[in-house]
Molecule: Fluoride riboswitch aptamer (crcB RNA motif)
Organism: Streptomyces alanosinicus
RNA sequence: CUGGUAUCCGGCGAUGGGGCUCGCCGCCAACCGCACCCCAGGGGUGCUGAUGGCCUCUACCUGCUG
Numbered sequence: 001c002u003g004g005u006a007u008c009c010g011g012c013g014a015u016g017g018g019g020c021u022c023g024c025c026g027c028c029a030a031c032c033g034c035a036c037c038c039c040a041g042g043g044g045u046g047c048u049g050a051u052g053g054c055c056u057c058u059a060c061c062u063g064c065u066g
Stems, first nucleotide, its partner, number of pairs: 009026005016057006033047006
């Protein structure tokens, strides 16, 4: 100096916070949803979800009751 592995740390997993847990990445990275149409490198229209997963708070939506 280069490559690999492990631990620690940090970051990320389509909309907020907290706890637990899983996965990915190490700034040249992980990540940045889906469907349809068009003039298809781009533009337009429409749809689901506050989670990667579980629990919970908040916001939003639906139904019922007072």